About this RNA:
This is a predicted structure of a 563-nucleotide part of an RNA (small-subunit ribosomal RNA, 5' domain) from a metagenome. Model confidence (mean pLDDT): 82 of 100.

[in-house]
Context: one part of a larger RNA
RNA sequence: GAGCGAACGCAUGCGGCGUGUCUAAGGCAUGCAAGUCGAACGACCCACUCCAAAUGAUCCCUUCGGGGUGAGUUUGGGUUCAGUGGGGAGUGGCGGACGGGUGAGUAACACGUGGGUAAUUUGUCCUCGGAAUUGGGAUAGCCCUAGGAAACUAGGAGUAAUACCGAAUACGAUCCUCCGGUCGCAUGGCUGGAGGAUGAAAGGUGGCCUCUGCUUGCAUGCUGCCGUCCGUGGGUAAGCUCGCGGUCCAUUAGCCAGUUGGCGGGGUAACGGCCCACCAAAGCUACGAUGGAUAGCCGACCUGAGAGGGUGACCGGCCACACUGGGACUGAGACACGGCCCAGACUCCUACGGGAGGCAGCAGCUAAGAAUCUUCCGCAAUGGGCGAAAGCCUGACGGAGCGUCGCCGCGUGGGUGAUGAAGGCCUUCGGGUUGUAAAACCCUUUUGUAAGGGGAUAAAGACGAGGGGUGAAUAGCCUCUUGUUUUGACGGUACCUUUCGAAUAAGCCCCGGCUAAUUACGUGCCAGCAGCCGCGGUAAUACGUAUGGGGCUAGCGUUGCUC
Numbered sequence: 001g002a003g004c005g006a007a008c009g010c011a012u013g014c015g016g017c018g019u020g021u022c023u024a025a026g027g028c029a030u031g032c033a034a035g036u037c038g039a040a041c042g043a044c045c046c047a048c049u050c051c052a053a054a055u056g057a058u059c060c061c062u063u064c065g066g067g068g069u070g071a072g073u074u075u076g077g078g079u080u081c082a083g084u085g086g087g088g089a090g091u092g093g094c095g096g097a098c099g100g101g102u103g104a105g106u107a108a109c110a111c112g113u114g115g116g117u118a119a120u121u122u123g124u125c126c127u128c129g130g131a132a133u134u135g136g137g138a139u140a141g142c143c144c145u146a147g148g149a150a151a152c153u154a155g156g157a158g159u160a161a162u163a164c165c166g167a168a169u170a171c172g173a174u175c176c177u178c179c180g181g182u183c184g185c186a187u188g189g190c191u192g193g194a195g196g197a198u199g200a201a202a203g204g205u206g207g208c209c210u211c212u213g214c215u216u217g218c219a220u221g222c223u224g225c226c227g228u229c230c231g232u233g234g235g236u237a238a239g240c241u242c243g244c245g246g247u248c249c250a251u252u253a254g255c256c257a258g259u260u261g262g263c264g265g266g267g268u269a270a271c272g273g274c275c276c277a278c279c280a281a282a283g284c285u286a287c288g289a290u291g292g293a294u295a296g297c298c299g300a301c302c303u304g305a306g307a308g309g310g311u312g313a314c315c316g317g318c319c320a321c322a323c324u325g326g327g328a329c330u331g332a333g334a335c336a337c338g339g340c341c342c343a344g345a346c347u348c349c350u351a352c353g354g355g356a357g358g359c360a361g362c363a364g365c366u367a368a369g370a371a372u373c374u375u376c377c378g379c380a381a382u383g384g385g386c387g388a389a390a391g392c393c394u395g396a397c398g399g400a401g402c403g404u405c406g407c408c409g410c411g412u413g414g415g416u417g418a419u420g421a422a423g424g425c426c427u428u429c430g431g432g433u434u435g436u437a438a439a440a441c442c443c444u445u446u447u448g449u450a451a452g453g454g455g456a457u458a459a460a461g462a463c464g465a466g467g468g469g470u471g472a473a474u475a476g477c478c479u480c481u482u483g484u485u486u487u488g489a490c491g492g493u494a495c496c497u498u499u500c501g502a503a504u505a506a507g508c509c510c511c512g513g514c515u516a517a518u519u520a521c522g523u524g525c526c527a528g529c530a531g532c533c534g535c536g537g538u539a540a541u542a543c544g545u546a547u548g549g550g551g552c553u554a555g556c557g558u559u560g561c562u563c
C1' cells in the first nucleotide's frame, strides 16, 4: 500500500446491488418447511336434483262466495336403482434418495485431473419390435366385542381394486448343449444357426353406431387418450477401478495376522480377503511405512510485476453428516435430516403399568461470545412433486424488513458580495488572521414535503373459429394458426407531472521527525502521550484546552488477521 463474512470508539441524510452465528455439530417453546391422484378401488358423510306437508308470486276461469295453475320460501324425510358438487379417513400408485442445511468426522481414490469397466446397474423420458388370454383366494376401511390414562392393541363377521397369487402363451430375453463367422491388450467380446429349459401382464376414461351382439341406444363392438407386460437401441444418473497431484512432526523407525498371495466356494448390479474353508509365507518401509497433530477438497478469492505466499465466507461442482453409536427393511435409487428397529444421554407426558421427541430446513428463543437479522408477504414469475387436466403442495424460489457490514452513486446548495462587519485567536498594540467566509441581494429544487398520474416483469391456462392427423364419423382425442378473456406477492412501489421552501442533511483523525499541517495558555518526570525514535523535572510546535492549519469524507480512526 492492498484486502476482510470483521469487531470497537466517535459521528450519521438518501438510493442501488451485494452480504450477515467465523464462537457451543450446545440445548430448543411455537408455527410452517412433502405431498398429490376420485380418470386405480370399495365404503361412509353432507348439499342439490328427488318425495311429502304448509305457505303462496304470476296467470286463467268466476254466479265475486270461490276454484284451478303452481315459481319461490319454510319444515320434515331420503342419500338409493340414477346424476352433479363437496368432505375427512382407508386400500392402491407415484413422489418423500430431489430441493434446503451444516463442516463434526475424513490425510482417504475424499477431492482435482486424465484414463478403464471385455467386471456393472439405471424408475420416469425417447426409439423400435412383440404382447395384453384365463382363473382364484384374501385384506384394510366400515360394523360388532374386548383391553388401555394415553400411545395404541386383540378377536369376530364381511367387502373392492391398476393390491396379492395360480394356469396358458413367448417376437425378443436369460441359462444349458452343439455347429460356425469375426474381432481383441489377457481373462475373452460381438454376432449367425439348431435343440432344450425358465420366466409376463391391468385396467381406467372420453366419444360413436361403420362392423358384431342385443336391439334403437347400450355394450363384452368400434375409436381416441392415459396406463400394463416382455424385450432392442439411446439418453440421463450412478457404482467400481487405475496413473499423477496437493499439510506438519523422525524429539514417531520399524509396521501388519484376513495380514500378502493362491485354489475352491458364498455374496453383490458388478471386480475383489468383501466374507468363508484349505494351502503357501508373504506384503509395506528412509522416494518416510506405522504412529501422532491439524484439516472437508476443488472451481475460485486476497495479495504480488511475476514467481510465489495466504485463504476455501457468499456463488458453483464433488464428498461427508443429520441428538450419539449400531442395524437392516422398502425401493430403479437410501443403509434414508422432517422413515423404521435396537442401545445410550437428555427433555416432556403419565392414572406409575407405560409412552412421546430430535431446527447442522425458514423464522424465532436460550446459552456462549468482541460479534451476526423478521416468529414478514406471495406462489404473480422461475423451478420441483403429483395429476389426463383444472389444480393442489412447495420457508426451493420471487420479494419486502433489520444492520453504514461492504462496494458504487447522489446530496447537504449555486452566483454576486469589503466597511475586509461583529465575535474568536494572536500581537512588537501599528496590526495580522479566521475571510467572500458570514450577513445582504439574486437564483435553483437533486433530496425532502404534499397532491395527482402510473407501467413492464404475463406467457401459459380456459373458451370460440379455422387448417392438418387419427378415425366409419360433420363424435372424441392430438397438433398448428387465429380471436376473445382471466391471473401481480413486490405495490399504488419504480418512474413521471405539479406545489412549497435553502428549506430536512458533516463529521472523524492528525499537526516533534518518519509524515501533509502551529501558535497561545494550563501543567511541571505530575497528569499524561507513544507505531518507532522518544516527549513531560517552569517559556513543552510531542501532555490537556483553545485558535489556526493538514488529510479523508457519510464516514473517520483504532484493534485483529493475510500478502
Base pairs, nucleotide, nucleotide: 001563002562003561004560006559007558008557009556010555013410014409015408016407017406018405019403020402021368026366027365028364030363031362032361035094036093037092040091041090044087045086046085047084048083049082050077051076052075053074054073055072059068060067061066101321102320103319111245112244113243114242115241116240117239120238121237125234126233128231129230130229131228133167134166135165136164143156144155145154146153147152173198174197175196176195177194178193179192180191181190182189183188203226204225205224206223207222208221212219213218214217247293248292249291254284255283259281260280261279262278264276265275266274296318297317298316299315300311301310302309303308323344324343325342326341327340346357347356348355349354374400376399377398378397382396383394384393385392386391413443414442415441416440423434424433425432426431448500450498451497452496453495461485462484463483464482465481466480467479468478469477470476507552508551509550510549511548512533513532514531519546520545521544522543528535529534
Rfam family: Bacterial small subunit ribosomal RNA. Gene Ontology terms of the family: ribosome and structural constituent of ribosome.